[in-house]
Context: one part of a larger RNA
């Protein structure tokens, strides 16, 4: 110089502490250990591995297992031959594959032949989700959106460094002033970029409605308007601009007008030097090793869904702030031609049948929904809670048995608020309460955006945790 101290000072963060709500107990979801098995493919391992890759394992996926094939190969490039390519059928087989079998005779030409497509044939090759992520590129975690980090020349020192970055105030902030052997520079902070809160202009359909008829199958007809709403394009708006207090007169902070918004408005995107030989050779590249009738390739079937148990992450609940039953209001933000499917009609239902209309501000998904009005239940393992299992059924899909979802009746398990111990969260935020999207034939309690409804607390920095700055030990490097 660094690191480290149960060394000291000074800051700050949902760190705590003040609050709400969880998780640990129950059931199930789904990961993971473990055990099992032919296989239960693989990687991830404190925080930063466990609903993560996997935006979706029934076959395909699929690497894993059995078993049946195959050897120049599912795929590329060369050469040689002869044949265009393509297609219909039927046998045999679990398919892969084999064998027969119909039709077909094409394009370009200097007429020698190319082109494309495919079968044979030989070898140079092709393959490898095989090991190394501690040969490695690229990417990405995380430390942390923490204020840091570097760097020219200058000055100082024997040197290693140091100074600038210290010090005194202030910031979210190495952000600013101020002082100053220091003077400038680069990455990063901050701004510039979305988006969201308020106008103004400008545009007026498929949005929007001040007229009229029309008084119900009515959410309807009609000629109209650009005024409001929304919409999407250009501006405006917020700068400590302004007042008044503190302060070194400064950077600044405190209170206050005016304003839709007040002090980085709110939210995102945006990750500095490095750090953990942190991940990933299974995204792909790629160096090295292996394997080459197999470790490559094809296929049926099965595994990846197992099941004395352990952890994680979630979801439903134990109920009256509630459950069932009828009535009734109000979103946003997506998505649709291999699609979304309206309205009738059938079915208790899940769906089905018929079939309009949409390439979509015009139709469809799409009835929000917790709320509110009203009736019942009366503290019960119940009219809570639904898990398990029974019969019946319905869609996707060549198939649904292992191994899919959802329906309809029957059934009706545990649970009566959770021990030590723990998370998560500071305002439209926790809590709650529905919609949609990707992925995708079908298959969300997960994930990622939407929006309704909408709380309590923060006295403080004593203490835990974890980070910055300077300062002081040091048997460490």
């Nucleotide at each position: 110089u660094g690191a480290c101290g149960g060394g000291g000072g000074c800051c700050c963060g949902c760190c705590c502490a003040a609050g709400c709500g969880g998780u640990g107990g129950a059931g199930c979801a789904u990961u993971u250990g473990g055990u099992u098995u032919a296989a239960u493919u693989u990687g991830a391992a404190g925080c930063a591995a466990c609903g993560g890759g996997a935006a979706g394992a029934a076959c395909c996926u699929u690497c894993c297992c059995a078993g049946g094939c195959u050897u120049u190969g599912a795929c590329a490039u060369u050469c040689a031959a002869g044949a265009a390519a393509c297609u219909u059928u039927c046998u045999a087989a679990a398919a892969a594959u084999a064998g027969a079998u119909u039709g077909g005779g094409g394009c370009c030409u200097u007429u020698g032949g190319g082109a494309a497509c495919a079968u044979u044939g030989a070898a140079a090759c092709a393959g490898g989700u095989g090991c190394u992520g501690c040969a490695u590129g690229g990417c990405u975690u995380u430390u942390g959106u923490c204020a840091g980090u570097u760097u020219g020349g200058u000055u100082c020192u024997u040197g290693a460094a140091a100074u600038u970055u210290u010090g005194g105030g202030u910031u979210a902030a190495g952000u600013c002033c101020c002082c100053u052997a220091a003077c400038g520079a680069g990455g990063c902070c901050a701004a510039c970029c979305c988006u969201u809160u308020u106008c103004c202009u400008u545009a007026u359909u498929u949005a929007c409605c001040a007229g009229c008829c029309g008084g119900u199958u009515a959410g309807g007809g009609u000629g109209g308007g650009c005024a409001c709403u929304c919409u999407a394009a250009g501006g405006a708006g917020a700068c400590u601009g302004c007042c008044g207090g503190u302060g070194a007169c400064a950077a600044a902070c405190c209170g206050g007008a005016g304003g839709a918004a007040g002090g980085u408005g709110g939210g995102g995107a945006u990750g500095a030097c490095g750090u953990c030989a942190a991940g990933u050779c299974a995204u792909c590249a790629u160096g090295g090793c292996c394997c080459u009738u197999a470790c490559g390739g094809c296929c049926u079937g099965g595994g990846c869904u197992a099941c004395a148990c352990a952890c994680g992450u979630g979801c439903u609940a134990c109920a009256a702030u509630g459950g069932u039953c009828g009535g009734u209001a109000c979103a946003a933000a997506g998505g649709g031609u291999u699609g979304c499917c309206a309205a009738c009609c059938c079915g208790c239902g899940a769906g089905g049948u018929c079939a309009a209309g949409c390439u979509a501000a015009u139709c469809c998904c799409a009835u929000a929904a917790c709320c509110c009005c009203g009736a019942u239940c009366g503290u019960a393992g119940u009219c809570c809670g639904g898990a398990u299992c029974g019969c019946a059924g319905u869609c996707u899909g060549c198939a649904a048995c292992u191994c899919g979802a959802c329906u309809c009746c029957g059934u009706g398990a545990a649970g009566u608020c959770g021990g030590a111990a723990u998370c998560g969260c500071u305002a439209g935020u926790a809590a709650u309460c529905g919609a949609g999207a990707a992925u995708c034939a079908g298959a969300a309690u997960g994930u990622c955006g939407c929006g309704g409804u909408g709380a309590a607390u923060a006295c403080g920095u004593u203490c835990c945790c974890g980070g910055g700055c300077c300062u002081u030990g040091u048997a460490c490097a």